[in-house]
RNA sequence: AGCUCAUCCAGAGGAGCAGAGGGUACGGCCCGACGAAGCUCCGGCAACCUCCCAGGAUCCCCCCGCAUUCGCGAGGCCCGGCCUGGAGCAGGUGCCAAAUCCGGCCCGCCGAACGUCGGUGGGGAAGAUGAGGG
Numbered sequence: 001a002g003c004u005c006a007u008c009c010a011g012a013g014g015a016g017c018a019g020a021g022g023g024u025a026c027g028g029c030c031c032g033a034c035g036a037a038g039c040u041c042c043g044g045c046a047a048c049c050u051c052c053c054a055g056g057a058u059c060c061c062c063c064c065g066c067a068u069u070c071g072c073g074a075g076g077c078c079c080g081g082c083c084u085g086g087a088g089c090a091g092g093u094g095c096c097a098a099a100u101c102c103g104g105c106c107c108g109c110c111g112a113a114c115g116u117c118g119g120u121g122g123g124g125a126a127g128a129u130g131a132g133g134g
Stems, first nucleotide, its partner, number of pairs: 003132006013042005021031003026103003043096003048092003052086005062076002064073003100126001105123007
């Protein structure tokens, strides 16, 4: 790189260097010399993974009885796994204009309305981030 899954209408920016682009591509619409991308420092947001805390359900394991090959029954049920919530200056990432800025493809609804146009709902495509597997 590619694959699988989850999320993507919330949130959070200053300084220094640099000097013209950036918002994935295309169309639109925006941001940008009142300083873009990029790099560095500091700060912050969030809660995906690990860690921590609380609660819950249920199965396995385990204990008991029967059978003793599979198993059956009533309970207990620490840890782990699962679910819910919390905390987070503990660690690994991520993020800090605009919904992923909007749209494109498909199926609906509304507008006098089977196409076009405008609005709107759902899905998809592409993308981003995380986790996983290989």
About this RNA: Predicted 3D model of a 134-nucleotide RNA (SAM riboswitch aptamer (S box leader)) from Actinospica durhamensis. The coordinates come from a structure-prediction model, not an experiment, and the mean pLDDT is 77. Its Rfam family is "SAM riboswitch aptamer (S box leader)". From the family's description: The SAM riboswitch is found upstream of a number of genes which code for proteins involved in methionine or cysteine biosynthesis in Gram-positive bacteria. The sequence was found by an Rfam model in a public genome assembly. The model forms 94% of the base pairs in the Rfam consensus. Taxonomically the source falls in Actinospica (Bacteria, Bacillati, Actinomycetes, Actinospicaceae).